Predicted 3D model of a 352-nucleotide part of an RNA (small-subunit ribosomal RNA, central domain) from Candidatus Aenigmarchaeota archaeon LH_S7. Lineage of the source: Archaea > Nanobdellati > Candidatus Aenigmatarchaeota. Its Rfam family is "Archaeal small subunit ribosomal RNA". For this family Rfam cites "Crystal structure of the ribosome at 5.5 A resolution" (Yusupov et al., Science, 2001). The family has 86 seed sequences and 709 matches in Rfam 15.1. The sequence was found in a public genome assembly.
Context: one part of a larger RNA
C1' cells in the first nucleotide's frame, strides 16, 4: 500500500452551522458525455499463450492474446445533462401542548456574617486527645433593630429542556427550539461536510467594581523519625458582577452525523384517538391503541469477552474525522493564535 479497524486493546473532532467536494425520492420525453456492443487503425522488438521445425531446454518461423489510445456506426437499462410533471423526503401554514432553553428587569426567602441597643456571667471554641485562637475593654448564649454579600432547602424523579458546555425561589417583558394533530400550501428545495465560522465547564489573564461564607498560596498549632500532608486556628488570590481574552476537561454514552430494515415484555414523560368509572364534571381516576422522548430486561443477530440488542455495538446505504507496536513524546524545531499561562499543528535520532 491493498486492507482491517475506532464502547473498554491504537483510533469518533467538545458541539453545532456551513463553502467546495462527494452522495441523492417517484414518473415521462429529448440528448448520447460516462456505459455496452460492432468494424477499422495503432499498440517497435523481446516478454506471455498456441502451432510447426521427430523429443526437453534453447533457437527459428507463423498465429494469437493482453493493455491503452483513436476514427466511424449502433443501443439507451443505469449514471449524467436538459425539459415537463408528482408527493412518500424536506420546508411553510393553521389549531393545540409541555418545558430549570436563553437574555433583561423587578420582587422574595431561610441561613450566615457584621454593627448597634438591652439582658446576662465566666468561660467559649476546637479535637482521637490537645494546642494555637476568642474572652472581664464583658466573649459564648438570649431578645430587638439595622447593614452586607452569596445562595435558592422541601417540591426533586430512572423526571423536564438545550447542539454541546449547561440550565432549578417567584413575577413580568423580549426571544429560540421541540412534540402532537389537521393534510391547507411549496414541490427534492435534501444528507454529509475538507477548509472556514460560531458557541464552549472549571481554572487562569486584563481593566473596573464587590467581598458574607468558603478558601489554593501563606502564617501558626498539632501529629510524626521527618510531615513542605491528612486534623485544628487564622487567612491572600479566587469564588460574585460588568466589559474583554483564553479555547482546554474522564468536554464520557470513553459509542460522529443522516436514512432504511430487523421479536417482544415492563416502568415512565408530553401529545392524540376511543372506551369505562366517578358526589366537587371545561375536573379526576383507570384501560386500550398510536406518535414523539427517557430508562430497565430480553430473542434473533453481533462481539475476544464484558456486554450491545428498534435510543444497536444487528443488517444495509451516504458523507466526514481518526488509528497502524511500546518508549523517546503530545516532547523538539518551525508555522499560526494568545497580554501571559499556554493552545494548535507535530517529528526524528536513539532504544526496546
Nucleotide at each position: 500500500u491493498u486492507g482491517g479497524g475506532u464502547u473498554c486493546a491504537a483510533a469518533g473532532c467538545a458541539u453545532c452551522c456551513g463553502u467546495a467536494g462527494c452522495c441523492g425520492g417517484c414518473c415521462u420525453g429529448a440528448u448520447a458525455a460516462g456505459u455496452u456492443c460492432c468494424u477499422g487503425g495503432u499498440u517497435a522488438a523481446a516478454u506471455c499463450u498456441c502451432u510447426u521445425g521427430u523429443u526437453a531446454a534453447g533457437c527459428a518461423a507463423g498465429a494469437g492474446a493482453c493493455u491503452g489510445c483513436u476514427a466511424g456506426g449502433a443501443a439507451u437499462a443505469c449514471u449524467a445533462u436538459u425539459a415537463g410533471g408528482c408527493u412518500a423526503g424536506g420546508g411553510a401554514u393553521c389549531g393545540g401542548g409541555a418545558u430549570a432553553g436563553g437574555c433583561u428587569a423587578g420582587a422574595g426567602g431561610u441561613a450566615c456574617u457584621c454593627u448597634u441597643a438591652g439582658g446576662g456571667u465566666a468561660g467559649g471554641g476546637g479535637u482521637g486527645a490537645a494546642a494555637u485562637c476568642c474572652u472581664c475593654u464583658g466573649a459564648u448564649c438570649c431578645u430587638g433593630a439595622g447593614g452586607g454579600g452569596a445562595c435558592c432547602a422541601c417540591c426533586a424523579a430512572u423526571g423536564g429542556c438545550g447542539a454541546a458546555g449547561g440550565c432549578a425561589u417567584c413575577u413580568a417583558g423580549c426571544u429560540a427550539g421541540c412534540c402532537c394533530g389537521a393534510c391547507u400550501c411549496c414541490g427534492a428545495c435534501g444528507g454529509u461536510g475538507a477548509g472556514g465560522g460560531a458557541u464552549g465547564a472549571a481554572a487562569g489573564c486584563u481593566a473596573g467594581g464587590g467581598g458574607a461564607g468558603c478558601g489554593a498560596u501563606u502564617g501558626g498549632g498539632a501529629u510524626u523519625a521527618g510531615a513542605u500532608a491528612c486534623c485544628c486556628c487564622a487567612g491572600u488570590a479566587g469564588u460574585c458582577c460588568u466589559a474583554g481574552c483564553u479555547g482546554u476537561a474522564a468536554a464520557c454514552g470513553a459509542u460522529g452525523c443522516c436514512c432504511g430494515u430487523u421479536a417482544g415484555g415492563c416502568c415512565u414523560u408530553g401529545g392524540u384517538u376511543g372506551a369505562u368509572c366517578u358526589g366537587u364534571a371545561g375536573g379526576g381516576a383507570c384501560c386500550a391503541a398510536u406518535c414523539a422522548g427517557u430508562g430497565c430486561c430480553g430473542a434473533a443477530c453481533c462481539g475476544a469477552a464484558a456486554g450491545g440488542a428498534u435510543u444497536a455495538a444487528a443488517c444495509g446505504g451516504g458523507c466526514c474525522a481518526c488509528c497502524u507496536g511500546g518508549g523517546a513524546a503530545g516532547u523538539a524545531c518551525g508555522g499560526u493564535c494568545g497580554c501571559a499561562a499556554g493552545a494548535u499543528u507535530g517529528a526524528a535520532a536513539c532504544u526496546u